The part of an RNA shown here (small-subunit ribosomal RNA, 5' domain) has 496 nucleotides and comes from a Candidatus Harrisonbacteria bacterium. Rfam family: Bacterial small subunit ribosomal RNA. The coordinates come from a structure-prediction model, not an experiment, and the mean pLDDT is 84.

[in-house]
Context: one part of a larger RNA
RNA sequence: GGAUGAACGCUGGCGGCGUGGAUAAGGCAUGCAAGUCGUGCGAAUCAGUUUGAGAUUAUAUCAAGAGCUGGUUAGCGGCGAACGGGUUAGUAACACCUUGGUACAUACCUCAAAGUCAGACAUAGCCCAUCGAAAGGUGGGGUAAUAUCUGAUAGUCUCGCAAGAGUAAACCCGCAAGGGGCUUUGAGAUUGGCCUAGGUCUGAUCAGCUAGUUGGUAGGGUAAUGGCCUACCAAGGCUAUGACCAGUAGGGGGGCUGAGAGGCUGAUCCCCAACGACGGAACUGAGACACGGUCCGUACACCUACGGGUGGCAGCAGUCGAGAAUAUUCGACAAUGGGCGAAAGCCUGAUCGAGCGACGCCGCGUGCAGGAAGAAGGUCUAAGGAUUGUAAACUGCUUUUCCAUGGGAAAAACUUUUGUGAUGGUACCAUGGGAAUAAGGAGCUGCUAACCUCGUGCCAGCAGCCGCGGUAAUACGAGGGCUCCAAGCGUUAUCC
Numbered sequence: 001g002g003a004u005g006a007a008c009g010c011u012g013g014c015g016g017c018g019u020g021g022a023u024a025a026g027g028c029a030u031g032c033a034a035g036u037c038g039u040g041c042g043a044a045u046c047a048g049u050u051u052g053a054g055a056u057u058a059u060a061u062c063a064a065g066a067g068c069u070g071g072u073u074a075g076c077g078g079c080g081a082a083c084g085g086g087u088u089a090g091u092a093a094c095a096c097c098u099u100g101g102u103a104c105a106u107a108c109c110u111c112a113a114a115g116u117c118a119g120a121c122a123u124a125g126c127c128c129a130u131c132g133a134a135a136g137g138u139g140g141g142g143u144a145a146u147a148u149c150u151g152a153u154a155g156u157c158u159c160g161c162a163a164g165a166g167u168a169a170a171c172c173c174g175c176a177a178g179g180g181g182c183u184u185u186g187a188g189a190u191u192g193g194c195c196u197a198g199g200u201c202u203g204a205u206c207a208g209c210u211a212g213u214u215g216g217u218a219g220g221g222u223a224a225u226g227g228c229c230u231a232c233c234a235a236g237g238c239u240a241u242g243a244c245c246a247g248u249a250g251g252g253g254g255g256c257u258g259a260g261a262g263g264c265u266g267a268u269c270c271c272c273a274a275c276g277a278c279g280g281a282a283c284u285g286a287g288a289c290a291c292g293g294u295c296c297g298u299a300c301a302c303c304u305a306c307g308g309g310u311g312g313c314a315g316c317a318g319u320c321g322a323g324a325a326u327a328u329u330c331g332a333c334a335a336u337g338g339g340c341g342a343a344a345g346c347c348u349g350a351u352c353g354a355g356c357g358a359c360g361c362c363g364c365g366u367g368c369a370g371g372a373a374g375a376a377g378g379u380c381u382a383a384g385g386a387u388u389g390u391a392a393a394c395u396g397c398u399u400u401u402c403c404a405u406g407g408g409a410a411a412a413a414c415u416u417u418u419g420u421g422a423u424g425g426u427a428c429c430a431u432g433g434g435a436a437u438a439a440g441g442a443g444c445u446g447c448u449a450a451c452c453u454c455g456u457g458c459c460a461g462c463a464g465c466c467g468c469g470g471u472a473a474u475a476c477g478a479g480g481g482c483u484c485c486a487a488g489c490g491u492u493a494u495c496c
Base pairs, nucleotide, nucleotide: 001496002495003494004493006492007491008490009489010488013364014363015362016361017360018359019357020356026320027319028318030317031316032315035079036078037077040076041075043073044072045071046070047069048068049067050066051065054062055061056060086275087274088273096199097198098197100195101194102193104192105191109188110187111186112185113184114183115182116181117151118150119149120148126141127140128139129138130137131136157166158165159164171180172179173178201247202246203245208238209237210236213235214234215233216232217231218230219229220228250272251271252270253269254265255264256263257262277298278297279296280295281294300311301310302309303308328354330353331352332351336350337348338347339346340345367397368396369395370394377388378387379386380385402433403432404431405430406429407428411423413420414419440485441484442483443482444481446465447464451480452479453478454477455476461468462467
């Protein structure tokens, strides 16, 4: 000199774009953050409408029940919930980066081929009974399906040398045409699993480490290879090119600095990994050993009728705590994207926006021109004057900004053609007004740009280093003047 997710002190006009819990992976009140589909299913309920046993009757009204249409929904069922969002505790490791590979899987999507036949048993909802303070159950009855099961069919599938054997499905909407599904197979795409070589911090005041350990055979297990697991056999395997142990640490793209080599670093954004109070486990599923799923244990917290239950903000806000220190319990799904749906649409604290903070970068402004009786005041003075200083006053001008009024976007394309912008009456434009609303901080002995007076008297104090201060201090404190930066300026911390 440059840099920072900074903090502190003094000060503070505006805008744009960024950025903001680095400490306690400490504890959390409250709300929201994952639903959706009635074109899979039975039902309940509401409204409308058609009919209507019957009742009362002059028309007409009421009405058990049946049908149709539309709305709402608890339940069954499907898909999603493994994405998106958070954090960096652990991890020195195939975790990550780069290279090569394959013994594998891949829902939804695309392409191609074929099929979608005949039956059956349940169960929730519902009704009845019943236990419990609650959370939540238990028994009985009966019901549906794209839930479940059986049979048939069977080739491009599997097994097998072959003969042969085995294995599938679900329907829905529509008058129809047709559309959407389902089953099997092949190919693709995408994503992932696994293996591999090289790279990847410090310590030798860590020198030996290892028994599923190293290899083989057989079997099991897996989507798949493999001591991944088991039995048996052999005695191997790693290590001074640093094994093992200990400490520290998420890795990379990148960031800062530097002429470079390098050094330091890993916030925001992107990729990967790991984690979800702590420890363990599996279930479901194409995919999890699953943040807002389940079970068990532990600690903590809450409710309780004391019998028993409930919970997990390292999602978005917010709160307490610790800390030098880090924001709103905001708006909207309008856009982009995601889930579900045939669609309308619903959900979306992803996202888009707004709010707060000079935290950073960039831009703009706080006027411009004229103006000497060089006014007054301040300061210094060899008392004449010098300086503050064209600075002010005063005159003329301008209106960026500001205030008021009026107009007013793009972003947006979708959509049953009826509508739809959170931001926002914002940006921007026009008109009017008036210099109006807006300057500080640090320094002045040398390094280092900038000096005088007074006060103080080794005191009070300063200080990055050398060092200043003990009665004439340009070094302390104040005033004036000056210097450097400027909506900032200094200090502290850290890196080059």